[in-house]
Parts: sequence; structure tokens; C1' cells
RNA sequence: AUACGUUCUCAGGGCGGAGUGAAAUUCUCCACCGGUGGUGAUUUUUAUAUAAGUCCACGAGCACAAAAAAGUGUUGAUUUGGUGAGAUUCCAAAACCGACGGUGAUAGUCCGGAUGGAAGAGAAUAAGU
Repeated sequence: AUACGUUCUCAGGGCGGAGUGAAAUUCUCCACCGGUGGUGAUUUUUAUAUAAGUCCACGAGCACAAAAAAGUGUUGAUUUGGUGAGAUUCCAAAACCGACGGUGAUAGUCCGGAUGGAAGAGAAUAAGU
């Protein structure tokens, strides 16, 4: 220094205003938010680093099964224009999407499972090579 193992730490944001109503942070209008890895033409002298909610893959969630674990299934949404050799990633514009249970009224944003779990990220480290 590298790979493997072990341990530890970390690992999700957002309802503000108006209206209707007996009742709504749930409806209507305006607003607000965007997990992880990959890709990638921004920025930079170069390197490092950084750049996608809608592309590729994954996690959480839900269903089945179950003593438990492993497992199987399911799991949302983007177009147009511009530049260019090259862009669903850049620039501009306009769209669209968001588990389950609860609730005086239908929830991406409130409450709950959850002081949980986890994609993964970082750090430390015995022995070996």
C1' cells in the first nucleotide's frame, strides 16, 4: 500500500398564505421538498472534488410465506426547444411523481410503526499476503 475479515460512527427533506366547511397542515388555488450507487460535456491549468426526484441499478415500504432468518413477488414520475461530433444528465421553458396505518374530511409535507430497519458512506484495526 492492496484485498479480505472484524469493530465503531453516520445515513430523508418539506404546509407558509388564501378559500369552502360543523370539521381539512388531508379538498381547491398559490407555494414547499427530493435517500444511496452508477453514468455524465458544469466549475477547475490539471488532479481531487462536485453535477439526474423522472436514465440504469438499489434501499425503505407493501403482499406472500414463516418460529425466526433467508427467500419470492410488487414497487412512482419528462417532454419541448437551444448548444454541440456527442446530452432523457448541461442551459431555458413547461410538465409530472411520491409506501402502509391513523384522522371530526380524501395527506409526498401532520401523527404512528420508528429511540426501528437500510441502500450505502466514513473511520479504526489483529493476523495473513